[in-house]
RNA sequence: GGACGGUUAGCUCAAUGGUUAGAGCGUCGCGUUCACAUCGCGAAGGUUAUAGGUUCGAGUCCUAUACCGUCCA
Numbered sequence: 001g002g003a004c005g006g007u008u009a010g011c012u013c014a015a016u017g018g019u020u021a022g023a024g025c026g027u028c029g030c031g032u033u034c035a036c037a038u039c040g041c042g043a044a045g046g047u048u049a050u051a052g053g054u055u056c057g058a059g060u061c062c063u064a065u066a067c068c069g070u071c072c073a
Base pairs, nucleotide, nucleotide: 001072002071003070004069005068006067007066010025011024012023013022018056027043028042029041030040031039049065050064051063052062053061
C1' cells in the first nucleotide's frame, strides 16, 4: 500500500428498513435469611465509533473518516 471483517449499556452479544433498541453477567434498591449465599421482584445505565447521504421512516442501505482484527504484498 491492497483485500476482507468488526465498532450497539460497565463486560459479552442480539435486534427482518417500521412499537419506547433488548438479553445474559455486573451495579443499586426491596423481599426472603439470625446473617451471608442462593432465589424472587424492581430500578438505574444507550450521541448504535464520527460525519454526511438515500428513504415517509436507518442500529440496519450507500459514501468518507477514525480505531481494532485477519490475510496479501